The RNA shown here (transfer RNA) has 73 nucleotides and comes from a Planctomycetota bacterium. The prediction has a mean pLDDT of 84. It matches the Rfam family "tRNA". Rfam's curators write: Transfer RNA (tRNA) molecules are approximately 80 nucleotides in length. The family's RNA type in Rfam is transfer RNA. Gene Ontology term of the family: triplet codon-amino acid adaptor activity. The sequence is in RNAcentral, with records from ENA.
[in-house]
RNA sequence: CGCUGAGUGGCUCAGUUGGCAGAGCGGCCGCCUGAAAAGCGGCAGACCGCCGGUUCGACCCCGGCCUCAGUGG
Numbered sequence: 001c002g003c004u005g006a007g008u009g010g011c012u013c014a015g016u017u018g019g020c021a022g023a024g025c026g027g028c029c030g031c032c033u034g035a036a037a038a039g040c041g042g043c044a045g046a047c048c049g050c051c052g053g054u055u056c057g058a059c060c061c062c063g064g065c066c067u068c069a070g071u072g073g
Stems, first nucleotide, its partner, number of pairs: 001072007010025004019056001027043005049065005
């Protein structure tokens, strides 16, 4: 320097042709219990790595950049 993959709640990951951003775990509240654990119910939390472009509309498409992993020289 080139190529490939990845970057989404605290963590691990989904998100199929562009149209309301979801799950599990964790956290908080409640039920249950003598009290816990387990179980059950509910709630909060991400403007999607950054900037720009296309579009009526972008996590999703296009360009540039940053970070991480791998790989070629």